[in-house]
RNA sequence: UUCGAGAAAGGCAAACCUGGGAAAACUCAGGGACGCAAAGCCACGGGUCCUCGCUUCUUUGCGACGGCUUGCCGCCAUGAAGACCCUAAGACCGCCGGGCUACCGAAG
Numbered sequence: 001u002u003c004g005a006g007a008a009a010g011g012c013a014a015a016c017c018u019g020g021g022a023a024a025a026c027u028c029a030g031g032g033a034c035g036c037a038a039a040g041c042c043a044c045g046g047g048u049c050c051u052c053g054c055u056u057c058u059u060u061g062c063g064a065c066g067g068c069u070u071g072c073c074g075c076c077a078u079g080a081a082g083a084c085c086c087u088a089a090g091a092c093c094g095c096c097g098g099g100c101u102a103c104c105g106a107a108g
Base pairs, nucleotide, nucleotide: 001107002106003105004104011036012035016031017030018029019028020027021026034094040100041099042098044097045096046095047092048091049090051088053086056083057082058081059080060079061078063076065074066073067072068071
């Protein structure tokens, strides 16, 4: 410097369970192992997720006004729920890329 023998020493630990923290995404500790040769670190680019806000749209409730064929239509305001885009604060490095660092072993 390159690589990871379905190798070894050693390491990490998904889902799930228990307990703590957070509004949530998620996180911390213990148990537990699906996996991992950087599954060590950094939210830097993309992405995903959560929450708030905005615009537009949809559904629905209530009310005012107008019209007429008198129970419907139009229009305005407003409450609730939902969807896409955008924006902001966050979360995830075990989604992809990038940056930094490193154990063991093999080859040069």
c-di-GMP-I-GGC riboswitch aptamer from a Thermoanaerobaculia bacterium, 108 nucleotides, folded computationally. The source organism's lineage runs through Bacteria, Pseudomonadati, Acidobacteriota and Thermoanaerobaculia.